[in-house]
RNA sequence: CUUUUAUCGAGAGAAGUGGAGGGACUGGCCCGACGAUACUUCAGCAACCCCGCAUUGCGGAAGGUGCUAAAUCCAUCAGAUGCAAAUCUGGAAGAUAAAAC
Numbered sequence: 001c002u003u004u005u006a007u008c009g010a011g012a013g014a015a016g017u018g019g020a021g022g023g024a025c026u027g028g029c030c031c032g033a034c035g036a037u038a039c040u041u042c043a044g045c046a047a048c049c050c051c052g053c054a055u056u057g058c059g060g061a062a063g064g065u066g067c068u069a070a071a072u073c074c075a076u077c078a079g080a081u082g083c084a085a086a087u088c089u090g091g092a093a094g095a096u097a098a099a100a101c
Stems, first nucleotide, its partner, number of pairs: 002100007013042005021031003026075003043068003048064002050060004072093001077090005
């Protein structure tokens, strides 16, 4: 890098550095000199791996990850309903984890 499986409307921020774009792409809509994004430190959230009881559940948080604006921020493709606006379902793409190659 690729493949498989599972999850993605819950939850959780302060300080320091630094100085302009950032939220994956496109469109929209937002965030940002009242300093964003990023990096570092500390803190926190969650519970995939993990641990205990024990059985598909309950509990825990030492460790490996992950995460801490907005539903994966919304949509894109297909279908259903609808006069329309729009709503719903599935997919694609993406993210994370655990495996495999």
Source information: SAM riboswitch aptamer (S box leader) from Sporolactobacillus laevolacticus DSM 442, 101 nucleotides, folded computationally.